[in-house]
Description: Transfer RNA from a Candidatus Cloacimonadota bacterium, 75 nucleotides, folded computationally. It matches the Rfam family "tRNA". Rfam classes the family as a transfer RNA. Taxonomically the source falls in Candidatus Cloacimonadota (Bacteria, Pseudomonadati). The coordinates come from a structure-prediction model, not an experiment, and the mean pLDDT is 82.
RNA sequence: CAGAAUGUAGCGCAGCCCGGCUAGCGUACUUGAAUGGGGUUCAAGUGGUCGCGGGUUCAAAUCCCGCCAUUCUGA
Numbered sequence: 001c002a003g004a005a006u007g008u009a010g011c012g013c014a015g016c017c018c019g020g021c022u023a024g025c026g027u028a029c030u031u032g033a034a035u036g037g038g039g040u041u042c043a044a045g046u047g048g049u050c051g052c053g054g055g056u057u058c059a060a061a062u063c064c065c066g067c068c069a070u071u072c073u074g075a
Base pairs, nucleotide, nucleotide: 001074002073003072004071005070006069007068010027011026012025013024020058028046029045030044031043032042033041034040051067052066053065054064055063
């Protein structure tokens, strides 16, 4: 320098191809209950600029363009 993949909650991921209700799962965290206490279990709850910016559209995590970071391949 060229090509490809990945980027979504504190952490690990799904959803994206084929646009549409309030963005979801596990874990973590908070509160409560069970226990003498801890562990553990159960119940309820909290947490997201969907990497950044722009465009298309009635409507974008999803489509288009540019950029950034990481990884891989080639020169």